Small-subunit ribosomal RNA from Candidatus Yanofskybacteria bacterium RIFCSPLOWO2_02_FULL_45_18, 1406 nucleotides, folded computationally. Rfam family: Bacterial small subunit ribosomal RNA.
């Protein structure tokens, strides 16, 4: 979805259908391409492997073959031989019967069946139609069969040869051979008429089987016609028996098939000749289907039989298992000369990745003989081999939890998994075995290889049976060890560089299973050649442009015809094979029967709408005709100014040109500069525009001539006269080639001059080709609107150019509206998108070109074309999973706009010189333990290394351990003291030494076992906690919209602010995280409470609770946020300080603080623990930080004032004494608003000296005496006092800090700390100078821009041949020509052979 039926159910009948997936990017969409997943094989190779059925099996070297077998049969055609009977004979024999059958004559067969696919691109095949023709054996009808001859094998005697076979005499028969006769419905001729035939055998007979001539049939052949049937044009012209015709010759038969001889055709872009490759079909596989691909087995056709050429017999052949030449091969040989042909069945070497037995049989089917029994048949039937393909079976079933052991895996006192599997209990017996019965295949009497097979019946026993592949995605299925970018591993994307679910093993797990992967090759998927069913603006594609010719389409209407087209019939499309539907084998694979199918051809009737053809109208398409118009349209000639340039004269003096700055250059032999004459040549300002014009290149001063095309008005005229266009043919920028000319500028090549590390470059000075003319070529350009050409529908709005019309006007403008161009915007469609949009890239329609991954390549050969350069046409090997297009989001930019920051400018004070401290590189060392390396490492970790500390080095000890938790054993121990011995840890000796309920316990040591230990790796395996952009103002979410999506909007624009901080607008609306407030601390101040001072009140000073600042007020500007001035105020516009750091970036930094995964070291020389000593303090030198300096704003010497924060009982220490002084002694006092450090200071004040010098600056250095902590001050602490007095006189290049109570200067306290700060963290004190502004420098933000980045702009590095030319040179293969020889053969001669003569076309050999 059709039928059926009044409908509805119900029956029938057809139909039976399409999946995607991964891989270009940071993401996204699309274009593309390669990979997969499906089905399939005559396969093969790897593991692996019970039965059974029913198929298949030399694809490669049409390579060579051993052997054996595949085609013979008839005695009823024939002679003969041979056996046995019989009869006659004494017998030799003769004769007749029966049988055998090996050879010979004679007949049929042998051309069938088998086998291969080398050749063939055409009458080979397919499918459709012809007839100028043929047929034995069969069928069937009609007519005959008379009478005679002569051989000849066989045989029989000879020769000759190794053989293979040959020859001579001689005998003999036939359904063999000849002769004559007869003759028709034969043949040949108009016709008279002439010509042509036979053969017998069987049987007692009937008869049967044959012969001979004719007609007809059936099957079977031959030969023609039409259509169809691979790829190449880098193969485009072929061809002379080639086309045709008249005679002739040849055939079974037309025909140039073939010869004479006329004529010059026949073929081709609808692809002829020519190369490559191929057996063709019926069907196979895949696919939804169109289609693609293959032709294996079964079937049918054709061609072939070692390769090549020939005939002959024959009904049939140029004959697979016949002849004959030739040639190669291969074998025999007595060397003289013979044989053979497996692409028949088996078998065998070889080559290969690879393909079976040298089997049984005629029992069935069928084949040849033969009257027949029968004979023959490697066809065929049948077994054998092979998992080669299909299909079936089965390997067991139930129960069975101690969830067993083994073995993994993990969160590891144990848990999970394998797993109801297993053991063990019942059952069962397909299938294999074992005994016994046992078929159909045969029909018609006989006959059975397969076969003692199917198949049945018993018996015994879980027995005889299970693997391949894979688990990182496509793709179903995961852990764990080893490995360490190795070893591998892979279909693609990829995986492997110490925590691999990807390599390897092990366990699980999936998948499918007697298979189960691989690897080949076809189809699919692939809409990836798109007729069904693609594109060509930017992805890969529109010829550079135009005429046009072939071929393709083609306007209205009317008639007629029909080969396109429709309808029906009929015929044919062999069977098989596919569908369906019933059957048979236990199902099925397999097979049987019936339908239907076979989509196509062909012949016939039939229609006439579309198409064609034929003839008439027709005007909307085209085209002429008539007015009129605009314009850089073509070509020629003429003729202008302006600039330029050189030439001459004048004036004039020193430069001039040139650049980012020079410089080469020109100039004093006079330049540039200006005037004035004068000659050149190229090119036309302004007008000038998104205009105009052309078919595209392209065209621009005027002016004339000639000439091409266009609009726009009319609608007079022709009547479809059109629209595209392969070859073709012409135009065609610049360059650039010739030959002559011309040459002002300009300016490839070239010089010089600079920049530069270089600078074959930008820049400058110069300068030839070209650059202009003519005329020949040349033929490409990002030749671009990167958009073929013609038509035809489908919103608009606006600008301009030509032209009409209407309105109006004295004429115009303007207005409104038509056509035709040239722009922008912009519906609706369309687009990956960008975007295109009546000028299409929309909706259609013709018709042409081109495109099918990226390189290689528009290259190489080859061919055309050019004077060359070259141009056109135009591949392949090989590589690559990409290449590419539009977007998007970031990141760069020696883009653009805006902003802001001690960024910069402006100021002040420093670093870079010097000494010393300190940290770091270096270097040295037994160690100099470790980490930090731009800004964000270097007085950094460490807010403190004489031993500790410690991690390094040297020694010398210890190993259950210096400290932790456990188990077990054993123990009157632990512990203290003392002597020895060492450097010490330890070790050794001695003394001294518990509670108790006496069992045990606690606690302790010891020796054993679990573990401990580790400043060892790994910051790129983590955690935390840090730095840094940066206290920058940004970073995101939720709904929703807007985009196919990435994403986007929100968060953009203007203003404003420090601030994504605030307002105004807006597809956005809101909200989080910072930002800002809340928190600390400072500035004023009031209450309250408390300390403290102080007799007290009172005051400061402290803590608590309030008050205050909010652009609240006033005024200007602004819509509004808000700026901006001013009042008040202790403070004014975030009042000044902290503290508080958004998403995130640097695999940033720390495993050495601390936690921690892995790794790794620990029964003996530990990477662990103890301990003595030494490093971490070295020192040619280089960097970084800081202190004091270089002096007079100073040093030194008296003298004189003013803070603050803090800190203290193992401390902080006063008063007083001692010492010059560090410092002792001393001990009040204080757990702190009370006491001490601490006179609390110091730069300040005020007196007086030094007086410009290496000094009364400045202290380095070194000598000497002490002092303090500390077990301990050599290595290697601190401080004091004499003395000693270095460098250094404001620092090159370059560099840092800081915007106000700041810098600057001046001290004063605290962590650490036994001691040991110039370092660090806090604290007051005195205290400036400058900001015009945003042009540069640096860092950041926010729009935009452009990118071929995206590990995100910085650097770098690699690559040379299956190429092509030239010489010379070997095989080999093909092809054209030509000349010579020549075998069979065939005619000729010959009596016959043989020589010998002629022929010999294709096609073939040398």
């Nucleotide at each position: 979805a059709g039928a059926u039926u009044c409908u509805g159910a119900u029956u029938c009948u057809u139909u039976a259908a399409g999946a995607g997936a991964g891989u270009u990017u940071g993401a996204u969409c699309c274009u593309g391409g390669c990979u997969c997943a499906g089905g399939a094989u005559g396969a093969a190779c790897g593991c692996u492997g019970g039965c059974g059925g029913c198929g298949u099996g030399g694809a490669u070297a049409a390579g060579g073959c051993a052997u054996g077998c595949a085609a013979g049969u008839c005695a009823a055609a024939c002679g003969g031989a041979c056996u046995c009977c019989g009869u006659a004979g004494c017998a030799a024999u003769a004769c007749g019967g029966a049988g055998u059958a090996c050879a010979g004559u004679g007949g049929c067969g042998a051309a069938c069946g088998a086998g291969u696919u080398a050749g063939u691109a055409a009458c080979a095949u397919c499918u459709u139609g012809g007839u100028a023709c043929g047929u034995a054996c069969c069928c069937u009808c009609g007519a005959g069969a008379u009478g005679c001859g002569a051989a000849u094998a066989a045989c029989u005697a000879g020769u000759c040869g190794a053989a293979a076979g040959a020859u001579u005499a001689g005998c003999u028969a036939a359904u063999a051979c000849g002769c004559a006769a007869u003759g028709g419905u034969c043949u040949c001729g108009c016709a008279a008429g002439a010509g042509u035939a036979a053969a017998g055998g069987a049987g007692c007979a009937a008869u049967c089987c044959g012969c001979u001539c004719g007609g007809g049939g059936a099957g079977c052949g031959g030969c023609c016609u039409a259509g169809a049937u691979c790829c190449u044009a880098u193969c485009a012209g072929c061809u002379u028996g080639u086309u045709g015709g008249c005679g002739g010759g040849g055939u079974a038969a037309a025909a140039g098939c073939c010869c004479a001889c006329c004529a010059a055709g026949g073929c081709u872009a609808u692809g002829a000749c020519g190369g490559g490759u191929a057996g063709g079909g019926g069907g196979c596989g895949u696919g939804a289907g169109a289609g693609c691909g293959c032709g294996u087995u079964c079937c049918u056709c054709a061609a072939c039989g070692a390769c090549g050429g020939a005939a002959c017999u024959g009904a049939g052949a140029u004959a697979c298992g016949g002849u004959c030449c030739g040639u190669a091969c291969a074998c025999c040989u007595a060397c003289g000369g013979g044989u053979g042909g497996c692409a028949g069945c088996a078998g065998u070497c070889g080559a290969g990745a690879a393909u079976a037995u040298u089997c049984g049989a005629c029992a069935a089917u069928g084949g040849g003989g033969g009257a027949a029994a029968c004979c023959c048949u490697g066809a065929u039937c049948g077994a054998g081999c092979g998992a080669c393909g299909c299909c079936g079976c089965g390997u067991g079933c139930a129960g069975g939890a101690a969830g067993a052991a083994g073995u993994a895996g993990c969160u590891u006192u144990g848990c999970u998994a394998u797993g109801u599997a297993a053991a063990c209990u019942g059952c069962u017996u397909u299938u294999g075995c074992g005994u016994g019965g046992g078929a159909a295949a045969a029909a018609u009497u006989u006959u059975g290889a397969u076969u003692g097979u199917a198949c049945c019946a018993c018996g015994a026993g879980a027995a005889u049976a299970a693997g391949g592949g894979g688990u990182u995605g496509c793709u179903a299925a995961c852990c764990u060890c080893g490995u360490g970018c190795c070893a591998g591993c892979a279909g693609c994307a990829g995986c492997g560089g110490u925590a691999a679910u990807a390599c390897g093993a092990g366990g699980a797990c999936c998948c499918c299973g007697a298979g189960c992967g691989u690897u080949a090759u076809c189809c699919g998927g692939a809409a990836u050649u798109a007729u069904u069913g693609g594109g060509c603006g930017u992805a890969a594609a529109g010829c550079g442009c135009a005429a046009g010719u072939a071929g393709u389409c083609g306007g209205u209407u009317c008639u007629g015809c029909u080969a396109g087209u429709c309808u029906g019939a009929u015929g044919u499309u062999a069977a098989a094979u596919c569908u369906u539907c019933c059957g048979g084998c236990u199902c099925a694979a397999c097979u049987g029967g019936a339908a239907a199918a076979c989509c196509g051809c062909a012949u016939c009737a039939g229609a006439a709408a579309c198409g064609g053809c034929a003839g008439g109208a027709c005007u909307a398409g085209a085209g002429c005709g008539g007015g009129u118009g605009a314009a850089a349209g073509g070509u020629a000639a003429g003729c202008g100014g302006a600039a330029c340039g050189u030439g001459c004269g004048g004036u004039g003096u020193a430069g001039g040109g040139g650049u980012g700055a020079a410089a080469u250059c020109c100039a004093u032999u006079g330049a540039u500069a200006u005037c004035g004459c004068a000659c050149g040549g190229a090119a036309c300002a302004c007008c000038a525009a998104a205009a105009g014009c052309g078919a595209a290149g392209g065209c621009a001063g005027c002016u004339u001539a000639c000439u091409g095309g266009c609009g726009c008005c009319u609608u007079g005229c022709u009547g479809a006269c059109g629209a595209u266009c392969a070859g073709u043919u012409g135009c065609g920028a610049a360059a650039g080639c010739g030959u002559g000319g011309g040459c002002a500028u300009a300016a490839a090549a070239a010089a010089g001059g600079a920049u530069u590390a270089g600078a074959u470059a930008c820049c400058c000075u110069u300068g030839u080709a070209u650059u202009c003319c003519a005329c020949g070529c040349c033929c490409u350009a990002a030749a671009c609107g990167a958009u073929g050409c013609a038509g035809a529908c489908u919103a608009g709005c606006u600008a301009u150019u030509g032209g009409g019309a209407g309105c109006a006007u004295c004429g115009a403008c303007c207005c409104u509206u038509c056509c035709a161009g040239u722009g922008g915007c912009g519906a609706a469609g369309c687009u990956a998108a960008c975007g295109c949009g009546u000028u299409a890239a929309g909706u259609c329609u013709g018709c042409c070109g081109c495109c099918u991954g990226g390189g290689a390549a528009g290259u190489a050969c080859g061919a055309a074309c050019g004077c060359a350069a070259g141009u056109u046409u135009a591949a392949a090997a090989c590589u690559c999973a990409a290449a590419g297009g539009a977007a998007u989001a970031g990141c760069c930019g020696g883009g653009a706009a805006u902003u802001u920051g001690c960024a910069c400018a402006a100021g002040c004070g420093g670093u870079g010189g010097a000494u010393c401290a300190u940290g770091u590189g270096g270097u040295u060392c037994a160690a100099u333990u470790c980490g930090a390396c731009u800004c964000u490492a270097a007085g950094c970790g460490a807010a403190g290394a004489a031993c500790c500390u410690c991690a390094c080095c040297a020694a010398g000890g210890c190993u259950u351990g210096a400290a932790a938790u456990c188990c077990a054993g054993c123990u009157g121990c632990a512990u203290g003291c003392u002597u020895u011995a060492g450097a010490a840890a330890u070790a050794a000796a001695g003394c001294a030494g518990c509670c108790u309920u006496c069992g045990a316990g606690g606690g302790u040591g010891c020796u054993g076992g679990a573990c401990a230990g580790g400043u060892g790796g790994u910051g790129c395996a983590c955690g935390g906690c840090u730095a840094u952009c940066g206290u920058c103002a940004g970073c995101u979410c939720g709904u929703c919209u807007c985009g196919u999506g990435a994403g986007a909007g929100g968060u953009a624009u203007c203003c404003u602010u420090a601030a994504g901080u605030g307002g105004a607008u807006u597809a956005a609306c809101g909200a989080g995280c910072g930002c800002a407030a809340c928190c600390c601390c400072u500035a004023u101040u009031g209450g309250c409470u408390g300390u403290u001072a102080c007799a007290a009140g009172u005051g400061u000073c402290a803590g608590u609770c309030g008050a205050g600042a909010c652009u609240g007020c006033u005024g200007u500007g602004g819509u509004a946020a808000c700026a901006c001035a001013g009042a008040g105020g202790a403070a004014g516009g975030c009042g000044g300080g902290g503290a508080u750091g958004a998403c995130g970036u640097u695999a940033a930094g720390u495993c050495a603080g601390c936690g921690u995964g892995c790794c790794c070291c620990u029964u003996u020389g530990a990477u662990g623990c103890c301990u003595u000593g030494g490093g971490c303090u070295a020192c040619a030198c280089g960097c970084a930080u800081g202190a004091u300096a270089c002096a007079a704003u100073g040093g030194a010497u008296g003298u004189u004032a003013c803070a603050a924060u803090g800190g203290g009982u193992c401390g902080c220490c006063a008063a007083c004494c001692c010492g010059c002084g560090a410092g002792g002694g001393g001990g009040a006092g204080c757990u702190a608003a009370u006491c001490c450090c601490a006179u609390c200071a110091a730069a300040g004040g005020c007196a007086u000296c030094c007086c410009u010098a290496g000094u009364u600056c400045g202290g380095a250095u070194a000598g000497g005496a002490g002092g303090c902590u500390g077990c301990a001050a050599c290595u290697u602490g601190c401080c004091u006092c004499c003395u000693u007095g270095a460098a250094g006189c404001c620092g090159g290049a370059a560099u840092c800090g800081c915007u106000a109570g700041u810098a600057a200067u001046c001290g004063c306290a605290g962590a650490u700390c036994a001691g040991a700060a110039c370092g660090c963290u806090g604290c007051g004190g005195u205290g400036a100078a400058u900001a015009c502004g945003u042009u540069c420098u640096c860092a950041a933000a926010u729009u935009u821009u452009g990118g071929a980045c995206u590990c995100a702009c910085a650097a770098u590095a690699a690559a040379a041949g299956c190429g092509c030319c030239u010489g010379g040179c070997a095989g080999g293969u093909u092809g054209u020509u030509u000349u010579u020889c020549u075998a069979a053969g065939c005619g000729g001669u010959u009596u016959a052979a043989a020589u010998c003569c002629g022929c010999u076309c294709c096609c073939u050999c040398a």

The prediction has a mean pLDDT of 80.